[in-house]
Molecule: FMN riboswitch aptamer (RFN element)
């Protein structure tokens, strides 16, 4: 240094202004936000997680399904990732219709970092 096991910690952001209205952080105009890994640096590529639906099991848990959205130009060996421009997307329950409020959730997870132990 790599591997295996165990443990610890970390692990999601955002409604500001104006308008209508009895009532809207939910509608309209503008604003704002972007989990993890890979790869030329990515909300939109590929894969994963979360959310939603289902099956098995006494349970822990495991498995299956489902799962949003980008183009053009430039540079370059290489970029749907950088630069410029213009777009687009966002679970469930609640409530005046919600990516941004409240709730499940002081939860869980992809994963990241560290420690200990083991054998080589």
């Nucleotide at each position: 240094a790599a591997u295996a096991u165990u443990c610890u910690u970390u692990g999601g952001g955002g409604c500001g202004a104006g308008g209508u209205g009895a009532a809207a952080c939910u509608c309209c105009u503008c604003a704002c936000c972007g989990g993890c890994a890979g790869u030329a640096a990515a909300g939109u590529c590929u894969g994963c997680g979360a959310a939603g639906g289902g099956a098995a099991g006494a349970a822990a848990u495991u498995c299956c399904c489902c799962c949003g959205a980008u183009u053009c130009g430039g540079u370059g060996a290489a970029a749907u990732u950088c630069c410029g421009a213009a777009a687009c997307c966002g679970a469930c329950g609640g409530u005046a219709u919600a990516g941004u409020c409240c709730g499940g959730a002081c939860g869980g997870a992809a994963a990241a970092a560290g420690a200990a132990u083991a054998a080589c």